Model confidence (mean pLDDT): 82 of 100. The RNA shown here (Guanidine-I riboswitch aptamer) has 120 nucleotides and comes from an Actinomycetes bacterium. Taxonomically the source falls in Actinomycetes (Bacteria, Bacillati, Actinomycetota).
RNA sequence: AACAAGAGCACCUAGGGUUCCACUGGAAGUUGAUUGUUUUCAGGUUUGGUCCAAGAGGUGCAAGCAGCUAUCAGAUAUGUUCUGUUGUCUGUUUCACGGAGGGAUAAAAGCCCGGGAGAG
Numbered sequence: 001a002a003c004a005a006g007a008g009c010a011c012c013u014a015g016g017g018u019u020c021c022a023c024u025g026g027a028a029g030u031u032g033a034u035u036g037u038u039u040u041c042a043g044g045u046u047u048g049g050u051c052c053a054a055g056a057g058g059u060g061c062a063a064g065c066a067g068c069u070a071u072c073a074g075a076u077a078u079g080u081u082c083u084g085u086u087g088u089c090u091g092u093u094u095c096a097c098g099g100a101g102g103g104a105u106a107a108a109a110g111c112c113c114g115g116g117a118g119a120g
Base pairs, nucleotide, nucleotide: 008061009060010059011058012057015052016051020049021048022046023043024042025041026040027039028038029037030036064092065091066090067089069087070086072084073083074082075081095115097118101113102112103111
C1' cells in the first nucleotide's frame, strides 16, 4: 500500500403511521327512550393501547482483545522458565457530518438500500 472477513442479540426510548382495540362524529336495526346495545361508514389535523423503530440514542448480555490464577499437555538452556487447551476472575470494547431517491409492511418513520452517494 492492497485484498479479505467482521461490526451480534434482547429490552426500551426519540420517532412513526393506522391493520386491530379505544376515542370522536354519522347512518340503520333493536329499545318506551338520541338510554343502552348490534352492524356499518368516516376521521391519525384523535391524547392513547397493540404494532414498527435508530450505524452515528439508552441499558444489559454475548463475542473480541489484554492480564492474573488453577488444571492438563508439550518444549526446555531445568529456572518463581516458555508455549498451548479449558475454566474462574479483572480490565477494556474507540470514532462517526451525511442528502435526494427508492423499498417493505395495513401504513409510515431516525426501519431497509446505508458506517451507501457525497463531504471533511